[in-house]
RNA sequence: GGGCAGACACCGCCGAGUCGGGCGACGGCCAGCAGGCCAGAGCCUGAGCCGGGGACCCAUCUCCCUGGGGCGAAUCGUUCCGCCGUCUGACCCCGGUGGUCCGUAGGGCGUCCUUCCCGCCCGAGCCCGUCAGCUAACUCGGUAGGCGGUCGAGCGGAAGAAG
Numbered sequence: 001g002g003g004c005a006g007a008c009a010c011c012g013c014c015g016a017g018u019c020g021g022g023c024g025a026c027g028g029c030c031a032g033c034a035g036g037c038c039a040g041a042g043c044c045u046g047a048g049c050c051g052g053g054g055a056c057c058c059a060u061c062u063c064c065c066u067g068g069g070g071c072g073a074a075u076c077g078u079u080c081c082g083c084c085g086u087c088u089g090a091c092c093c094c095g096g097u098g099g100u101c102c103g104u105a106g107g108g109c110g111u112c113c114u115u116c117c118c119g120c121c122c123g124a125g126c127c128c129g130u131c132a133g134c135u136a137a138c139u140c141g142g143u144a145g146g147c148g149g150u151c152g153a154g155c156g157g158a159a160g161a162a163g
Stems, first nucleotide, its partner, number of pairs: 010149005018047006027038004048143006058133001067131001068128004076103002080099006106122005113160005
């Protein structure tokens, strides 16, 4: 000097997941025994934000069967493989389950905002427990998590709105 990786601070992105106050474990620093300061897991609380339950009216429309519902963009199909199923065995079908292929409802990004087109990425997971339409009053909960930031250049196309 260069490369890679990581930590902290700062800036930014997705998301309701933000902004304050109080208590405060474990630590650290200064000091002279008194004490002071820093940092801080966690807990409590206020505001904001997000979500669930919950009348009239409205909606639904009255036989039976399948359970059903919620958070979230994350739903609905499809290809192939493995395993499982009932008590001879094998194969196929079917069903369940784990992975996988290709799509897809939907969501995010592409330098303010809106719409369409185009391109890229995502298209997970979890909860309630037989119960849930809407819903004033009322009531219950959440406020997590995951990413990006060398330099240079450039900020997809069309229309609109605003300045």

c-di-AMP riboswitch aptamer (ydaO/yuaA leader) from an Actinomycetota bacterium, 163 nucleotides, folded computationally.
It was read from a public genome assembly, where an Rfam model found it.